[in-house]
RNA sequence: AGGGUUUGAUUCUGGCUCAGGAUGAACGCUGGCGGCGUGCCUAACACAUGCAAGUCGAACGGGAACCCUUGGAUUCGUCUGAGGGGGAGAGUGGCGAACGGGUGAGUAACACGUAGGUGACCUGCCCUAAAGACGGGAAUAACCAUUGGAAACGAUGGCUAAUGCCCGAUGUGCUCGGCGAUUCGUUUCGUUGAGUAAAAGCUCCGGCGCUUUGGGAGGGGCCUGCGGCCCAUCAGCUAGUUGGUAGGGUAAUGGCCUACCAAGGCAGAGACGGGUAGGGGACCUGAGAGGGUGACCCCCCACACUAGCACUGAAACACGGGCUAGACACCUACGGGUGGCAGCAGUAGGGAAUCUUGCACAAUAGACGAAAGUCCGAUGCAGCAACGCCGCGUGCACGAGGAAGGCCUUCGGGUUGUAAAGUGCUUUUCUGAGGGAUGAGAAAGGACAGUACCUCAGGAAUAAGUCUCGGCUAACUACGUGCCAGCAGCCGCGGUAAUACGUAGGAGGCAAGCGUUAUCCGGAUUUAUUGGGCGUACAGAGCGUGUAGGUGGUUUGGUAAGUUGGGUAUGAAAUCUCCUGGCUUAACUAGGAGAAGUUGCUCAAAACUACCAGGCUAGAGGACAGUAGAGGGAGGUGGAAUUCCCGGUGUAGUAGUGAAAUGCGUAGAUAUCGGGAGGAACACCAAUAGCGAAGGCAGCCUCCUGGGCUGUUCCUGACACUGAGACGCGAAAGCAUGGGUAGCGAACGGGAUUAGAAACCCCGGUAGUCCAUGCUGUAAACGAUGUGGACUUGAUGUCGGCGACGUAAUAGUUGUCGGUGUCGUAGUUAACGCGGUAAGUCCACCGCCUGGGGAGUACGAUCGCAAGGUUAAAACUCAAAGGAAUUGACGGGGGCCCGCACAAGCAGCGGAGCGUGUGGUUUAAUUCGAUGCUACCCGAAGAACCUUACCUGGGCUUGACAUAUAGGUGGUAGGGAUCCGAAAGGUGACCGACUCUUCGGAGAGCCUAUACAGGUGCUGCAUGGCUGUCGUCAGCUCGUGCCGUGAGGUGUCCGGUUAAGUCCGGUAACGAGCGCAACCCUUGUCGUAUGUUAUAUGUGUCAUGCGAGACUGCCGGUACAAAACCGGAGGAAGGUGGGGAUGACGUCAAGUCAGCAUGGCCUUUAUGUCCAGGGCUACACACACGCUACAAUGGUCGGUACAAUGGGUCGCAAAGUCGCGAGGCGGAGCCAAUCCUCAAAACCGAUCUCAGUUCGGAUUGCAGUCUGCAACUCGACUGCAUGAAGCCGGAGUUGCUAGUAAACGCAGGUCAGCAAUACUGCGUUGAAUACGUUCCCGGGCCUUGUACACACCGCCCGUCACGUCAUGGAAGCUGGCAAUACUUGAAGCCGGUAUCCUAACCCUAACGGGAAGGAGCUGGCGAGGGUAGGGCCGGUGACUGGGACGAAGUCGUAACAAGGUAACC
Repeated sequence: AGGGUUUGAUUCUGGCUCAGGAUGAACGCUGGCGGCGUGCCUAACACAUGCAAGUCGAACGGGAACCCUUGGAUUCGUCUGAGGGGGAGAGUGGCGAACGGGUGAGUAACACGUAGGUGACCUGCCCUAAAGACGGGAAUAACCAUUGGAAACGAUGGCUAAUGCCCGAUGUGCUCGGCGAUUCGUUUCGUUGAGUAAAAGCUCCGGCGCUUUGGGAGGGGCCUGCGGCCCAUCAGCUAGUUGGUAGGGUAAUGGCCUACCAAGGCAGAGACGGGUAGGGGACCUGAGAGGGUGACCCCCCACACUAGCACUGAAACACGGGCUAGACACCUACGGGUGGCAGCAGUAGGGAAUCUUGCACAAUAGACGAAAGUCCGAUGCAGCAACGCCGCGUGCACGAGGAAGGCCUUCGGGUUGUAAAGUGCUUUUCUGAGGGAUGAGAAAGGACAGUACCUCAGGAAUAAGUCUCGGCUAACUACGUGCCAGCAGCCGCGGUAAUACGUAGGAGGCAAGCGUUAUCCGGAUUUAUUGGGCGUACAGAGCGUGUAGGUGGUUUGGUAAGUUGGGUAUGAAAUCUCCUGGCUUAACUAGGAGAAGUUGCUCAAAACUACCAGGCUAGAGGACAGUAGAGGGAGGUGGAAUUCCCGGUGUAGUAGUGAAAUGCGUAGAUAUCGGGAGGAACACCAAUAGCGAAGGCAGCCUCCUGGGCUGUUCCUGACACUGAGACGCGAAAGCAUGGGUAGCGAACGGGAUUAGAAACCCCGGUAGUCCAUGCUGUAAACGAUGUGGACUUGAUGUCGGCGACGUAAUAGUUGUCGGUGUCGUAGUUAACGCGGUAAGUCCACCGCCUGGGGAGUACGAUCGCAAGGUUAAAACUCAAAGGAAUUGACGGGGGCCCGCACAAGCAGCGGAGCGUGUGGUUUAAUUCGAUGCUACCCGAAGAACCUUACCUGGGCUUGACAUAUAGGUGGUAGGGAUCCGAAAGGUGACCGACUCUUCGGAGAGCCUAUACAGGUGCUGCAUGGCUGUCGUCAGCUCGUGCCGUGAGGUGUCCGGUUAAGUCCGGUAACGAGCGCAACCCUUGUCGUAUGUUAUAUGUGUCAUGCGAGACUGCCGGUACAAAACCGGAGGAAGGUGGGGAUGACGUCAAGUCAGCAUGGCCUUUAUGUCCAGGGCUACACACACGCUACAAUGGUCGGUACAAUGGGUCGCAAAGUCGCGAGGCGGAGCCAAUCCUCAAAACCGAUCUCAGUUCGGAUUGCAGUCUGCAACUCGACUGCAUGAAGCCGGAGUUGCUAGUAAACGCAGGUCAGCAAUACUGCGUUGAAUACGUUCCCGGGCCUUGUACACACCGCCCGUCACGUCAUGGAAGCUGGCAAUACUUGAAGCCGGUAUCCUAACCCUAACGGGAAGGAGCUGGCGAGGGUAGGGCCGGUGACUGGGACGAAGUCGUAACAAGGUAACC
């Protein structure tokens, strides 16, 4: 510090995702030791049991057990009395219990933090200072007696003490009141009046206590400024509310409370409401700014089962106190009681999940005490847990036959790997033994602990896992699996060769841990203060006026709020950084320094901002003089056109369309002429013209009215800019009311089109369009570009004004201000583009954006008559969605051009019969492949057996064939009678070998065994090679340079030209390569050489060689006088002379594993191999390629001619001869220019005479020939007989441009024969037509659009149907929260009180009374309960709405190309 992921590729935008760090964690696998930390995040759920707050006898009365001394009685067990000691338990009293410890429910608050205030306050214990402590009194627990109750707990009577309680005296003082000074003030001082203390206690005699007052320290109460969460889909809230007066209350201010008076108070700088939440120091992360968190430790707050309340006290409204209510739990004798672990352990429950019912007060701290001391689950320690951090170890050195084993392998080897074994060494750790602390500041006293640590002995001994290995991201192979099983953080892997699944080997990372999950920060500049954007990617409000707010020209003086600097106070400690020290090191910890702020106070400065005062004129505004304009409103008025009405003329159509029809018209239309009515809109002018803020504005005239511009530089003197809310304007459509309605025209009707046509087209036509008055408030309201201002080279139009020159006047030239266009510099931009009218460089202010979908939707609110508008989410889902540009491909886009592509022609095919191939069907098998063009007389240049791969049946198993090794074998290999058998095969009499030799034998052969052979089995989507096709189309690329961020472009484009990217010219290109052309073969002409078998001998022909010839070379014209084209001459041939071979980069996962080769897989007594028979030849049917015909341009018969290419010894075969013929016999000649085979149409003549025929020949019968082991399935041919369909072929479709089509025959290969009508060649006869490029098909180049890139056979939209998921509405049902009204009202406090009770003080001799207090009763407040109607938020809900997702469903074809009606708002 970045990386992966949108595309064919690029760039930008933009989201998702990864690598890092962290955790009070959990889960999986694994686990040696130690140190230091940490450990219920959930149920503030419920709790058994034990412990967690007591202490003081030196405050007080009393005093058990027990002990000592001493009596009495005695049954010798013991009982009882006196004195002394002892002091348990309980009680009165004092202090403590308000600390310490826990938890985070509540709380959005002066709760917390920070900085202040208190002239509005308190403070036990402690320190300090001053003064005092005198005289009296009355009770009451304990205890005793009686008594209630199950218990808890009481009741009555009696006795008693105090540092308990009360009264009086004194008053340094203090409190309150008055007066006078002082202060801003309620402070302080003086004076005066009233009021107001105490324990003569305890004592070890040192002291400790007590009372009043002042001061201090520490602690607290209250008040205030500032700071720190979310929601505006919470916008208005508030009656004690805001203030005042008086009173009450408190330690104290205060509506804190009460009465009265006033009507205030808060709020867009967010009141009120809702949600969430203890706050801070700090912790994690980050470069920082920030973001997230609030465990452990420290500070503060709040709470203690839930709620209310007070009492005591210095302090509480009190965790281990009280009263009451409620819920829960327990005890009960049913009457009534008791309880509160969010203290430490522990239990149950919840949960993914969190420990011991331990030891000790030795240390530290606390309470009490004079002290000893007691208490202390605070605390110190130990235990459990890899939960975290830190440290250590599991050995070290040598050791190559690179062992064995494993894995891979190209079989050579590689790797595991110095790793192991082996040899030597060490002992951290471990085990055993011995010693043994510091922590305890003077003796003794240590929970931890026989611990840390030290010494000795033993022995490599006790100790390694986990995750990953496609890219990101370090690390690769084999096997298994076969879109299965599975993986996955993102992209994505898996459909038979998976480095991505599983296993193994190996490798990489980390290591007593390693992975996963969850959460936070980072990366993310992806909320942007630092540090982003808004023309087209998300984003400028439709436009203006203007409030708050923000910002603001120039100059002088002042102030000092901001600002800057100094000083000072504070910012607790811990934490953090640096330095130093202590544990062996580290973690941990101690000391010092630093750092930490929107902080307070104070001093200073005065540049800038601000504020105050004064000036200026460049901003802004005004005045004056001109000026252009579809700017707005109202009223009037004009002509053209459409339609309608009336009348005339006139007759059969008109209208409409791609073509039609509906419609109108003989009741007279259309057309035409005249007249009239009415409504709407204003041709020409007219324009990248004008005006307006935008929407928008168009005949002409009048009135009213807004704004702009120019000139002069006269006036004011910053008056300005922007603008949240607010207010106004705002196209079309729509709504309301009332008018109006010519044309047009949603809806609707009809006609067409169509598979359908709810559309496009046509005929009609209502609302509407128009007017008036209201409403609506939205548009692709667009320049997709907010408003205002400043600055920054130019060129060229145009509109309005002014100046100068110029003219007689226009015109024209030039300068300048304002508007409106185009092109362009710098610059900018992702690119496109923008470019003084900025999207450049800056300033001010506003609005808006933050991935796509869900969704501009739901709910809520608000506006609207409604339609609807504005505001505006979430669940869920995807890894993209998107901008610009690039290369292709495509278009029912455009331009140019070509091709038997169309057109013009000729002959066909498609109909018939037959042949052949294919599909389909059938079959035991009908072997396999080829399947649009580019399969279908194709592989197959020959299926009766063979071929043959298929089927049925019968055999063989190292095999029909190859190689190697080992062993065997001499009557061996081989041949083979007989018998069985369909054959293969089996049996086997008999016959019987070869080469070399060193004579031993070896080789070959055969047999046996092991390796292996074999496979037309699968995969052409694992491959090589070969082939088809686009296409013999003119294209396809490279080097260097240049342009572009880049993909890429340029070159290869443009103008001509060509068959051609052929050539020429232009040109940021210059060159080059593969293609084109040429070189090659053949043919046409000539020359020449040769002449076998050609020829009759000579010429010639012919044959075989070698040459010549053609190059736009020549002439004329056209052209840039370039390429080239047109015409002509000459020539056998003329512009590539004809034909062939030759096929660029590539495309189609095109074809072929069955021609061959080949990886992998499968098979091995079979998927191999041999044999016999069958099948590939089937047959309702469909298609393709052909043959023969349908006849007279013909058939039949007779006669007469003329070729070329070829083939031939297992062959071609003559003459002659037999047969009607196929053919037979025969065998001359020929290894071929020598022999064999050599035409048919044509021509001449005859006949047939238009008919299913003397056309046509299928089919069938009989008889034959030939080949072959063999013609049944299943050959060809011959003769005789038979004589089918068919009379020129629908839609459609094929070939061909000249020696071509068409017609005619001939030959060859394969081959025993043949299915050949096929294929490959050969010659003979020999045409027609091409105006032309609009259209069909294919192709090339340029250009354009694109949402396509598997590339239009593309992409893609919506309904419906099915499944899953989340969500809205909904009759209702149900739960929670906070309030309101009424009612009831516990405890308690405050108030009242006529009833009852009462020791201290007062009066009285006493009774009694007073004062004061209590109880009871009563009033107010009051938790909770009840009733009621609402509010807010959930859950559920028949049914219902849309949404998302799902490989193949249905219907259509909306969008992307002019997407076939341009699209969109």
Notes: A computed fold for a 1465-nucleotide RNA from an uncultured organism, annotated as small-subunit ribosomal RNA. It matches the Rfam family "Bacterial small subunit ribosomal RNA". The sequence is in RNAcentral, with records from ENA, Greengenes and SILVA. Model confidence (mean pLDDT): 84 of 100.